[in-house]
RNA sequence: ACCAGUUGAUCCUGCUGGAGACUACUGCUAUUGGGGUCUGCUUAAGCCAUGCAAGUCUUCCUCCUUCGGGGGGAGGCGGAAAGCUCAGUAACACGUGGACAACCUGCCCUUUGGAAGGGAAUAACCCCGGGAAACUGGGACUAAUACCCUAUAGGUGAGGAGCUCUGGAAUGAACCUCGCUUAAAGAUUCGUCGCCUAAGGAUGGGUCUGCGGCGGAUUAGGUUGAUGUUAGGGUAAUGGCCUAACAUGCCUACGAUCCGUACCGGCUAUGAGAGUAGGAGCCGGGAGAUGGAUACUGAGACAACGAUCCAGGCCCUACGGGGUGCAGCAGGCGCGAAACCUCUGCAAUGCACGCAAGUGUGACAGGGGGACCCCAAGUGUCCAGGUACUACCUGGACUUUUACAGAGUGUAAAAAGCUUUGGGAAUAAGGGCUGGGUAAGACCGGUGCCAGCCUCCGCGGUAAAACCGGCAGCUCUAGUGGUAGUCGCGUUUAUUGGGCUUAAAGCAUCCGUAGCCUGUUUGGAAAGUCCCCUGUGAAAUCUUAUCGCUUAACGUUAAGAAUUGCAGAGGAUACUUCCAGGCUUGGAGCCGGUAGGGGUCAAGGGCAUUCCUGGGGUAGCGGUGAAAUGUUAUAAUCUCAGGAGGGUCACCAAUGGCGAAGGCACUUGACUAGAACGGGCUCGACGGUGAGGGAUGUAAGCUAGGGGAGCAAACGGGAUUAGAUACCCCGGUAGUCCUAGCCGUAAACGAUGCGGACUAAGUGUUCCAUGAGCGUCAGGCUCAUGGAGUGUUGAAGGGAAACCGUUAAGUCCGCCGCCUGGGAACUACGGUCGCAAGGCUGAAACUUAAAGGAAUUGGCGGGGGAGCACCACAAGGGGUGGAGUCUGCGGUUUAAUCGGAUAAAACGCCGAGAAACUUACCAAGGGCGACGGCAGGAUGAAGGUCAAGUUAAUGACUUUACCAGACAAGCCGAGAGGUAGUGCAUGGCCGCCGUCAGCUCGUACCGUGAGACGUACUCUUAAGUGAGCUAACGAGCGAGACCCGUGCCUCUAUUUGCUAAUGUCCUCGAUGGGGGGCGUGCACUAUAGAGGGACCGCUGGCGAUGAGUCAGAGGAAGGAGCGGUCGACGGUAGGUCUGUAUGCUCCGAAUCUCUUGGGCUACACGUGGACUACAAUGGUAUGGACAAUGGGUUGCAACUCCGAGAGGAGCGAGCUAAUCCCCAAACCAUGCCUCAGUUCGGAUUGAGCCUUGCAACUCAGGCUCAUGAAGUUGAAAUCCCUAGUAAUCGCUCUUUACCAUAGAGCGAUGAAUAUGUCCCCGCUCCUUGCACACACCGCCCGUCAAACCAACCGAGUGAAUUUAGGAUAAGGUUCUCUCACUGGAAAAAUCGAAUUCUAGGUUCGCGAGGGGGGUUAAGUCGUAACAAGGUA
Repeated sequence: ACCAGUUGAUCCUGCUGGAGACUACUGCUAUUGGGGUCUGCUUAAGCCAUGCAAGUCUUCCUCCUUCGGGGGGAGGCGGAAAGCUCAGUAACACGUGGACAACCUGCCCUUUGGAAGGGAAUAACCCCGGGAAACUGGGACUAAUACCCUAUAGGUGAGGAGCUCUGGAAUGAACCUCGCUUAAAGAUUCGUCGCCUAAGGAUGGGUCUGCGGCGGAUUAGGUUGAUGUUAGGGUAAUGGCCUAACAUGCCUACGAUCCGUACCGGCUAUGAGAGUAGGAGCCGGGAGAUGGAUACUGAGACAACGAUCCAGGCCCUACGGGGUGCAGCAGGCGCGAAACCUCUGCAAUGCACGCAAGUGUGACAGGGGGACCCCAAGUGUCCAGGUACUACCUGGACUUUUACAGAGUGUAAAAAGCUUUGGGAAUAAGGGCUGGGUAAGACCGGUGCCAGCCUCCGCGGUAAAACCGGCAGCUCUAGUGGUAGUCGCGUUUAUUGGGCUUAAAGCAUCCGUAGCCUGUUUGGAAAGUCCCCUGUGAAAUCUUAUCGCUUAACGUUAAGAAUUGCAGAGGAUACUUCCAGGCUUGGAGCCGGUAGGGGUCAAGGGCAUUCCUGGGGUAGCGGUGAAAUGUUAUAAUCUCAGGAGGGUCACCAAUGGCGAAGGCACUUGACUAGAACGGGCUCGACGGUGAGGGAUGUAAGCUAGGGGAGCAAACGGGAUUAGAUACCCCGGUAGUCCUAGCCGUAAACGAUGCGGACUAAGUGUUCCAUGAGCGUCAGGCUCAUGGAGUGUUGAAGGGAAACCGUUAAGUCCGCCGCCUGGGAACUACGGUCGCAAGGCUGAAACUUAAAGGAAUUGGCGGGGGAGCACCACAAGGGGUGGAGUCUGCGGUUUAAUCGGAUAAAACGCCGAGAAACUUACCAAGGGCGACGGCAGGAUGAAGGUCAAGUUAAUGACUUUACCAGACAAGCCGAGAGGUAGUGCAUGGCCGCCGUCAGCUCGUACCGUGAGACGUACUCUUAAGUGAGCUAACGAGCGAGACCCGUGCCUCUAUUUGCUAAUGUCCUCGAUGGGGGGCGUGCACUAUAGAGGGACCGCUGGCGAUGAGUCAGAGGAAGGAGCGGUCGACGGUAGGUCUGUAUGCUCCGAAUCUCUUGGGCUACACGUGGACUACAAUGGUAUGGACAAUGGGUUGCAACUCCGAGAGGAGCGAGCUAAUCCCCAAACCAUGCCUCAGUUCGGAUUGAGCCUUGCAACUCAGGCUCAUGAAGUUGAAAUCCCUAGUAAUCGCUCUUUACCAUAGAGCGAUGAAUAUGUCCCCGCUCCUUGCACACACCGCCCGUCAAACCAACCGAGUGAAUUUAGGAUAAGGUUCUCUCACUGGAAAAAUCGAAUUCUAGGUUCGCGAGGGGGGUUAAGUCGUAACAAGGUA
C1' cells in the first nucleotide's frame, strides 16, 4: 500500500474473492530448556458411583488409659470467608460522582466505669423400651464461661425550657421532669487470658440519588398500590415497603409499555486514529447453588458440604418408613468439532480456632498430562579430492550447546535446573505451495469433460507448467496447512469520511405542528465555551527507567501516561444561548397603473357528425394491400330544405401565457385567488425548512341519480395466418359527459426537494417601468437602460462520460426526504386506510458473480442516404430442368464395391484417362528384423550347385549329396517400412470473400481511456483515381505503372520462309493461256530484334479559371485501345498428412512387402455436369475450297499394293524438324427426300471381323451387315453472355500398350440487345438504433413436463411461556380463645409455592392439501423484448 474478477476493448458504479493480525477445533510432523494470570467458557445452570474439600478450643461433666493421652457430651468462636459457575437480570445490577439531618457493624484499636447477691434445670453416663434402618420414647443422677431472679450503671417513651455546641439548615447532641424496663463469668502455669456497660475510631455493609452504556415502532399508548396526601403498621433505617380513608394523578415520540438478546466493569482483539467486535482466564462488583417457596439462628443469611415444605430425578427398605443434591478438588456418564491425574504436601502464603504449642485447610504450594501462549537454543564447522559442482559422495581435521552416564547441590519428598567429570558428529526437519492474483517448472510418466482440483478467475474432451505421481524449485520453520469466528483491508453506514439527471437513491404537489437553523446593533447575565486550581477516577494492564533470574520471556522498585470522565472552587466574555432596548436590507402590509387559456357559477354562440321529416334522384354504397362481413329496390350512398339531441370549440397558435403540482383555450357577465413592475408609504426579524399531520391530486376504476351524438375496453362477425383469443375491416356495451361522494395512484419526468448568497459573456422571446427617435396620431412602430419570467449558445468550473453551465449537475450555508451488489420482492406475514379493486408500511429463508451506467470499435437491421457489378436486374441471344446415352455424387447392395471433397466456394472434382500393374479395398498364400544382449555355432552358421518331397505356384519350407568357411531371427530390446490416425498439432500450395478498393504506419493534435483524426465533406474516377476544402502533415502495402500477347507504321536481318518483277528449263494446250522445276531477289507475306505511335495532346460545351467529363477533328487505334500476367492487411480452425515434407500417436512379423484372383465397372432409385437429338436455316449422295495452335525416334510416317472397312503387307522415302510427316469441318455447287416418329433420331440387341496387350468373361476401342427404343422443343424453377463476344463448326495437344462425349489450347463462320438502374441477389462508403461480440444461423421471454431446495397459506393437533380470574392447598406471619406448658388444641385474617380449570396473548413443533419462488449441458409450445425486432 493494494491485487484478481462484469467487456471484443475502455472508464465508472458496485459487490465477490485474495494477501494481515487474533481466537477455537482439526490434518501431517515434532529435539531441548525457561517463563506464564492457559487447560469442559462456547454444546447440557444436564445427571452423578467413590474418596476428600470446616473445623477448633480442656471453662464444665463423664468414660477409657500403656498416664503421654484418647473418646462422648454440654458450652464458646467459626461453618455469611476462601472455592465454583454465569442460569436469571435492560435493573440503581454495574461504572462514575454525590447523599444519609434516614442507618447497622462480631472479632480489632482508644477511652470510661464495672463484674454484687441468689436460684432452678439438662445432655453425656446408668436403667427400661419402640423401630429393618434413620432415628426415637420413658425413668433416675450431675456440672459450667449453658439458663433464670434481684441490685446498680444504663436504655427507652412522653412532656418542657428555649440558655449551650456542631452545621448551609436541627428533626441531632447536651439539659430538666415523669412513666416503663434491662448488664456481667470465670480460668490461671499468677505472667496473663477472658466477661459486662458507655462513647469514639477502624473495617465491613444497608439505603437514596445525578449521569453513562443493546436491538426492534411489523410494540404507541401504558398504569389501579398505579401518582400523591393524612394516619397507622413494619424495618437497623427512608419510602405504597404494607394497611385504611381521601384526591386523580403519574410515565410517554428526548421512545413509555411490550418483545427479543445479554451478568456489568477494569480490560481484551483489531485498527494510523475515530471506531468496530468481545466480556473465557486475572482483579472489583452482582447473582445462583436440581426447579420453586419459607422462615429460624446469628453482628451478619432468607445460608453452596444448616432447617422445613412442594415438584421432578435417583438410592435403601422388613412397604411401616427413610436418605440424597460435585455451577468445591479429582473422577464417571452424556453432549458434542471441542478440553488433563480418582497425584503429593500443609514446607511456604493466607484463613479458622486456640494464651500457646499446635490442629485443620482439594484455599494454596508442588508435581503429572496437553503442539495453549510467550521467550531462548540446537539439529554442526573447516580443509582436500571426485562428480551431473549453491548440492552430494569419499577422506582428514575441529567443536560438544544438547542427548547419555557419574558426583555434588537442589526439594516437604522427588524431578527438573545449577556446578563439575566422562563421552562421541554423534541423539534431533517437517508442512504447505509451484496457471494468474502470489515467491517458485513451458521437465518426465499416467489420465482423457473421466478420475479429480478450485479462495476468486478458472483447469481436465490425447501433446494438462492447474488432476495423480516422480524429479526439480519456492516459502515458513519445531512447526506448517485446512475449517469456523472477530477486526482490518471497507471512504462498503462515510463524525473524521460517501452519495441521490442517466449506475441504488428527491416524497406527485403545496400548507403547516414539534424540532433544527436564523439579518444588523447596544447593554446585561454567564447556561454552553475557554483558562487555572482541588478531590476522585483500586490493583493488575500500558509507557519509560532501574534492578534480579547467564540473555529474553518473566518479575521487583520508581516515575509517568491512560481511564477520553465526574464533582467542587475561582476567573474570562469574542462566539452561541437567555433577558432588555434599537435599526431596515429579509419578510409582511398599503397605494398605483398593468399582463394572463388561474379558479367557480351562469347565460349566449359557431362548426361538424348522427338521427328524424319532406323534396330531388337511381343503382349501387362502404371498406381494404386485396377482400369480405355490413348497407341498399321497405329506395341507400349523393343532393336541397327544415327539425331534434348530445358532445366539442378549427383558423388565431408560438421556441408564447397563467397556475404549487395535477392542469387550463368560442364569447359575455358575476364572484374570487395569485404574480411581476413602480412608490425610502407603514410594521420592524414577524423568517427558512419541516418528522408526524392536513389539503389538492391526469387517466382508469367504484357508489347513487341523470344523460348518451361521436368515439370506444369487453363482446359478435369478416379477413390474414400453420394457428391468430392480435395487428386490418364492419358493428358494438360499459365508459367517456353532468350532479353528489369514494379511490389516491402514473415514465405524476427537468427521471434534477425547498430557501438564500456568490461566480464571464452572446443572442431570441413575454410582461412592467423609465428615456429617446419615427409617426398615417392607433392602449402605433423602433431602439436603449433596469427589473421579473421563459428559451438557446457557451468562459471558468464540475462530471465516469453523455452533458450541466446566473433557470447549475459550479462555489458555499440551512432544513427535510431517500440509497447501500443482483434476484427472491412494488412479494409474504402483521398493522392501517378503502364499498370493492386495491393503496401505504414492508421482511426473511434460499439463490447468485455478477447485475448496472456512459462511451468505443465492429457486426447486424423486414433504419436512412450515396455509389457499383451480366458470378445483379432491365433489353436481348442461347441453354439447363422433359428423352436416350456418357460421366461424377448420394443411396442401396457386396467378401470388397479403398479413400478424400460435399451451400455459394463438393458432384467430367483429387483422377492429364481402374482389364493385370496402378490399388490404398476384399479372398487366399508367401517373404522380410540395421544394431546390441542371451541361447546356438569349426562335432561346420548363413550361402551356392544337382535332386527329391510339399504347394495352385515360387527364389519359401523340409531332406539328401557336394562346394565353401563365420556367422547368427529361437528369445529380449531396437529398427526398416506404413496411401495407418490426427489438415482441430503443422510447413508448403490452393479455393472463396475478391473482375473488391481497401488495409496501415510515423509525427502532431483531440479524448482520463478504449479510441479518434489523417481515411470525414463537395466534385470526380474502373480505383483511398484525382482536385478543392479541412488539425492535420507526410509515408507504406494494395489500385495504377512496369511486363507479355494483339492491333498500325518505320528500320535492321533473310534460312529451312516468301518470291512480285526479271532470266532459264520442262510440260499441257497449242489462239490467248495454264502448271511445275532451277536461278535471282528480300519488293510483299512471314519470322524476330530495335524503334515510333495515344497524351484528354487539339477544338468546343459543362464544371469552380480545378480534377475531370461530354461532343468533335485528325488517326490503324480515343479516353485503361483490346486481352492477359500480377491477388494488399486479413478472414473462412475452408481443402489437402492419399503429391512431397513433418510433430505426436499407433502397427511392427503385421496396419510392412510380394504373388494369384476379384473389386473400385454392382443397380429398385434420386441428383449435378455434359454429349446426341427431336429435324427442311435439315438429312443424304456426288463433286469442289479455305486455317491456326501443336506434336513427332518406345515416334510421326509420305508413297505403292491388298481388303467393303477397321486395318494389314512391302520398300519402308523423308524427318531429331520454319526443311520431312500428321492434318479440317461448317461452307459452296448439283441431285434426291417433302413434314412423316420419316431417307429425322440413333439407343438397344444379334452375327461376323480388326487392333492393342501375358491376358479383352467379369471389363477396352474400332469396322461391316442387320435391328431401329425414347424423343415432335420440355412445368415450377434456374444458368451463361455486351463483339470478333454469344452461338455454330471442326482441328491439335495432355494423360505414353489400347481407350476422350473430359480438360487445356487453336483457328473457321459470325449475330441480337443495352449505352441504363438500384426493384431483386449482393459488394463498398457515410449515418442511425442495438440488451449482438461464437457478432441475427445472434440474443432472449413465458406457460407446460421432470428433479431437488427453502419459505408462505392451511382443517387441525402437540408443547413451552405469560396475563387475568376461579378452585384445591403444603407452609409461613399476625391476632383471639382455651389450658398452665419446653407447650398443645381450636377458630379467624392475610401471604402463599405447587396442582388444576376457564378465557386470552406470544413463541416453537407436526400437518392432508394449496399457491407462488429458486436452481438444474442439450424436453414441449410459441416468439413477447433487443434493429422501425417486423403493430415503436

This is a predicted structure of a 1432-nucleotide RNA (small-subunit ribosomal RNA) from a metagenome.
It matches the Rfam family "Bacterial small subunit ribosomal RNA".
RNAcentral holds the sequence, with entries from SILVA.